[in-house]
Context: one part of a larger RNA
RNA sequence: GAGUAACGAUAAUGGGGGUGAAAAACCCCCACGCCGGAAGACCAAGGUUUCCUGUCCCAUGCUAAUCAGGGCAGGGUAAGUCGGCCCCUAAGGCGAGGCAGAGAUGCGUAGUCGAUGGGAAACGGAUUAAUAUUUCCGUACUUGAUAUAUCAGUGAAGGGGGGACGGAGAAGGCUAGACAAGCUUGGUGUUGGUUAUCCAAGUGAAAGUGCGUAGGGCGUUGAAUUAGGUAAAUCCGGUUCGACAUUAAACCUGAGACACGAGACGAGUUUCUACGGAAACGAAGUUGUUGAUGCCCUGCUUCCAGGAAAAGCCUCUAAACUUAUGAUAUAUCGAACCGUACCCCAAACCGACACAGGUGGUCAGGUAGAGAAUACUAAGGCGCUU
Repeated sequence: GAGUAACGAUAAUGGGGGUGAAAAACCCCCACGCCGGAAGACCAAGGUUUCCUGUCCCAUGCUAAUCAGGGCAGGGUAAGUCGGCCCCUAAGGCGAGGCAGAGAUGCGUAGUCGAUGGGAAACGGAUUAAUAUUUCCGUACUUGAUAUAUCAGUGAAGGGGGGACGGAGAAGGCUAGACAAGCUUGGUGUUGGUUAUCCAAGUGAAAGUGCGUAGGGCGUUGAAUUAGGUAAAUCCGGUUCGACAUUAAACCUGAGACACGAGACGAGUUUCUACGGAAACGAAGUUGUUGAUGCCCUGCUUCCAGGAAAAGCCUCUAAACUUAUGAUAUAUCGAACCGUACCCCAAACCGACACAGGUGGUCAGGUAGAGAAUACUAAGGCGCUU
C1' cells in the first nucleotide's frame, strides 16, 4: 500500500421466546422465501467413526459462536432367508507333466483360480438417543443330518435334456399409483359469505398357502426297430406300424383377481407428565373413473450383422454294490464365519480448502402439458457461516 480488496453463486429474511458473560448466525414458536426427475429418499464405489449422548471453546469454521463433520469422554452396527463366503463358469491369470531357450524365462495340456453373469429360502407391524427384511410380536419358507413308516435297482468326473440369452415393432390383459364420490372424526372464523352444494384430517394391509384365470407354447400316446450321441443305455436322435385328435382335448407355462393370512394398523379421544413424552381406548376402513416406462413378456411378430459358458436341476445307463443306496411322508435337531453405524450429485468420495467442478444405479405424487421439457406445488429438505 490499507483498515483497502476480499469474506466462494443475488434461494431472503423478519418477529417473539429460551439459553448464556456475551446472540444477526445456537434452540423453540410464528410469518416469509427457495428446491421439488431435487437442493427429496435409498444403494454401489470410495471414505473409515464423520453416527448418538454429555461436556468444552485455545486452535479448526474466511466474522461471532452458547453451535459444529472441531476438542475430550462415554455409547452405538445383532441375520438359515439382504450382500459376501459357498457351488458354477466368461474375458483373462496361474500352470504338474510337456515344448522352446545358454540362462533368466516364454508358451501351453490336464487342472486350478477368476464376477461385472448363472445357482435354495421372509414378509408385515412394533421398537432405540443411535441398528433393524438382522431385535421383538405375528405369520411363513428353504436346505441338510438323524429317527420312524411305506415303497423301490441304486449308481458318474460319462451320454441326453434343460439352464440359454440379439435388435426393432405392435397389440391385448392386468396391477402399482392417481383422481372423484361415499363414509368416519374434528372445526364454525371480528372483512362480502361461512350449519353449508362449507373447511381439515383419515379412509390401508405383505410374504406365504389354496384356487389355476386373461394369455402363450406344443399334436398326444402305445409298440417294434436302429450304421448316430467316443463304451453302455429303458434316455436323446432316426425309421416303421397303430390308437386318439385335427377350429380341439391332454400336457407345459402364466400375470392378476378371489379366499385365508388379518381381533394387526388406524384419524382422534381420555388420563398422567420431569413438557421430552408415556399409557389406555379406538370411528370409517366402500364404490366408480383413469392408469403406467412396472407385471404377463426370457412371450408374440419381424429383421439380419444371427445375438456367452458351466454348474445347480431332470433323465439314462457303465464300473461297482446288494439293502449299503434311493423316493415319499412325519418328527427332532442344525444352518457356522465376514459385512451391517454414518455420508453417498456430497462440507464426510475425487479435485492441496467446509472448493459454483467431477461421480454409476434405483424410486418418480399433484395442476397445466405430447413429455422424465417448462411453470407452480405435495411429502421431504433447505435460506447456501460475515